[in-house]
Model confidence (mean pLDDT): 80 of 100. The RNA shown here (transfer RNA) has 74 nucleotides and comes from Thalassospira xiamenensis. The sequence is in RNAcentral, with records from ENA. Rfam family: tRNA. Its family is annotated with triplet codon-amino acid adaptor activity in the Gene Ontology.
RNA sequence: GGCCCUGUAGCUCAGCAGGAUAGAGCGACGGUUUCCUAAACCGUAGGCCGGGGGUUCGAGUCCCUCCAGGGUCG
Numbered sequence: 001g002g003c004c005c006u007g008u009a010g011c012u013c014a015g016c017a018g019g020a021u022a023g024a025g026c027g028a029c030g031g032u033u034u035c036c037u038a039a040a041c042c043g044u045a046g047g048c049c050g051g052g053g054g055u056u057c058g059a060g061u062c063c064c065u066c067c068a069g070g071g072u073c074g
Stems, first nucleotide, its partner, number of pairs: 001073007010026004019057001028044005050066005
């Protein structure tokens, strides 16, 4: 340098052929329970989806470009 994959909540991921309020588990915080802790149960907060641009009535989801990580070829 060429090609391919990945980039969504603090962490690990889902989101299936674009559609209306973006989800799960773990973690955090609060509560119930307990002498206390843990566990269990209930609840709360937290992301506008790597950056920018484009297409569209509408984009996490399609297109272009850049950035980061990984793989592969030379």